Molecule: c-di-GMP-I riboswitch aptamer
Organism: Clostridia bacterium
């Protein structure tokens, strides 16, 4: 240094679901619990998706649209990083 991760090892995270606490919602945190992950570590910098309080509009009491809001375990990029191999 790699756009390797077949064979180890030594650690790591922690889905779904439960309970609490915030949030209008997505979804977040913190115990519990593991489906998994070679970056399932960080980072909203591009794409994607999720939600729609607040605004706008139609309509007769619903509905449409739209992040400034969220998703990093969607994907890509930037930044660090453990061992093994080359």
């Nucleotide at each position: 240094u790699c756009a390797u991760g077949c064979c180890a090892a030594u650690a790591g995270c922690a889905a779904a679901c439960u309970u609490a606490u915030c949030g209008a919602a997505a979804g977040a945190u913190a115990a519990g619990g593991a489906c998994g992950c070679a970056a399932a570590g960080c980072u909203a910098c591009g794409a994607g998706u999720c939600u729609a309080a607040a605004g706008u509009g139609a309509u007769g009491u619903u509905u449409a649209c739209u992040a400034u809001g969220a998703c990093a375990g969607u994907c890509g990029g930037g930044c660090c990083g453990c061992c093994a191999g080359a």